Archaeal signal recognition particle RNA from a Candidatus Bathyarchaeia archaeon, 316 nucleotides, folded computationally.
RNA sequence: UGGCGGGGGAUCGGGGAGCCAGCCGUUCCCUGUCACCUGAGAUCGGCUAUACGCAGGGAUCCGUUAACUCGGAGGUAAGGUGCUGUUGACCAACAAUUGGGCCCGGCUGCUGACGAUGAAACUCUGCCCUGCUGGGCCGACGGAGGAGGGGGUGCCUCCGAAGGGAGGUAACCCAUCUCUUUGCUGUCGAACCCGGUGAGGCUCGGAAGAGAGCAAUCGUAAGGCAGACGGUCUGGCGCUGGCGGGAGAACAGGGUUGAGAAGGUCGUUGGGACUCCGUUGCUGUGAUCGGCACCGAUCCUCUGUGGAUGCCGCCA
Numbered sequence: 001u002g003g004c005g006g007g008g009g010a011u012c013g014g015g016g017a018g019c020c021a022g023c024c025g026u027u028c029c030c031u032g033u034c035a036c037c038u039g040a041g042a043u044c045g046g047c048u049a050u051a052c053g054c055a056g057g058g059a060u061c062c063g064u065u066a067a068c069u070c071g072g073a074g075g076u077a078a079g080g081u082g083c084u085g086u087u088g089a090c091c092a093a094c095a096a097u098u099g100g101g102c103c104c105g106g107c108u109g110c111u112g113a114c115g116a117u118g119a120a121a122c123u124c125u126g127c128c129c130u131g132c133u134g135g136g137c138c139g140a141c142g143g144a145g146g147a148g149g150g151g152g153u154g155c156c157u158c159c160g161a162a163g164g165g166a167g168g169u170a171a172c173c174c175a176u177c178u179c180u181u182u183g184c185u186g187u188c189g190a191a192c193c194c195g196g197u198g199a200g201g202c203u204c205g206g207a208a209g210a211g212a213g214c215a216a217u218c219g220u221a222a223g224g225c226a227g228a229c230g231g232u233c234u235g236g237c238g239c240u241g242g243c244g245g246g247a248g249a250a251c252a253g254g255g256u257u258g259a260g261a262a263g264g265u266c267g268u269u270g271g272g273a274c275u276c277c278g279u280u281g282c283u284g285u286g287a288u289c290g291g292c293a294c295c296g297a298u299c300c301u302c303u304g305u306g307g308a309u310g311c312c313g314c315c316a
Stems, first nucleotide, its partner, number of pairs: 001316006008062005013031005021048005036057004068306001070304006079295007091284002094281004099277002102272006109265003114260001121256006128246008136237003139233003142229001144180003148176001150174004154169006184227005194219004202211003
């Protein structure tokens, strides 16, 4: 250097979106083959233009003129992305509406509870509010003023040997009589600084007589408790009457009158409220549709490259 043989080689998908500084994978979507399995991995996993998956297992094809791969040119085209439009479904907000529905009223027709044991209508009274005026019951308050004479205490004057006697007099107390007045009755009520009577005892006195006065008793004041009142109070009361005014749906009762009529329903008519339904308009989201550009599985045609450089053995 040439020849022969070996070893080994290849396939088991691709694309888009998304994520990323970027390349792959898990994820989502589209598509193909006879054609894989397992593990981790979207708050992500492995990597760095030498990125264009990693780890493990398995199947099939080929054997150098191979299987198969990659590049270039052309065509096809599922699907996707971006931009855009004179496309605009569905939905929503707003507005309008001589439509439907809802509420109220009137009228005709139909029906009809009820109705001479009295329909509808009219009217009166009670019940409700209120003005005036009475009664009843309860409560609070209230107890007068004046005149006459009599007796007593106190004070003053005079007399008396004492106890005392005579007269006058504001005030106070007691009893009586009378007038006005609504102003009375009963009962209790001062031990002592209210009054009358005042046993016993005490005091003055020759005596006669007189005095103060305990107890007791009879009255009385302030006042207490009851009763009555012919008195007063814009005090009270789920008490009650009379004469008026007002409101008035229901309920109750009475009168006039004499045959309808509550309600329901079809229709019609006049109104009202609203957005429950419909219709129309406008605005907006936006499926679908169209246009432009780009990417592009698959399939077809032509052509070129790699595989085949290289490694091991043998022969010459």
The RNAcentral record of the sequence draws on ENA. The gene name in the source record is ffs. It matches the Rfam family "Archaeal signal recognition particle RNA". Its family is annotated with SRP-dependent cotranslational protein targeting to membrane, signal sequence recognition and signal recognition particle, plasma membrane targeting in the Gene Ontology. The family's RNA type in Rfam is non-coding RNA gene. The prediction has a mean pLDDT of 75. NCBI's taxonomy places the organism under Archaea, Thermoproteati, Candidatus Bathyarchaeota, Bathyarchaeia (SeqCode).